[in-house]
RNA sequence: GGCCCCGUAGCUCAGUUGGAUAGAGCGCGCCCCUCCUAAGGGCGAGGUCACAGGUUCAACUCCUGUCGGGGUCG
Numbered sequence: 001g002g003c004c005c006c007g008u009a010g011c012u013c014a015g016u017u018g019g020a021u022a023g024a025g026c027g028c029g030c031c032c033c034u035c036c037u038a039a040g041g042g043c044g045a046g047g048u049c050a051c052a053g054g055u056u057c058a059a060c061u062c063c064u065g066u067c068g069g070g071g072u073c074g
Base pairs, nucleotide, nucleotide: 001073002072003071004070005069006068007067010026011025012024013023019057028044029043030042031041032040050066051065052064053063054062
């Protein structure tokens, strides 16, 4: 340098025939329970869906480029 895959919450990841309020588990905060802790239960906060542009009535999703990570070929 060519090609392929990935980038969504602090972490690990779903979500893609384009339209639902953007989600789960763990973690975090508060509360319940308990003599206390753990476990268990309830509620809540937390997001520029890597960045920019394009297509579209509408984009996390499609197209192009850039950046970052991984793999492969030379």

The RNA shown here (transfer RNA) has 74 nucleotides and comes from a Pseudomonadota bacterium. Its Rfam family is "tRNA". Gene Ontology term of the family: triplet codon-amino acid adaptor activity. The RNAcentral record of the sequence draws on ENA and Rfam.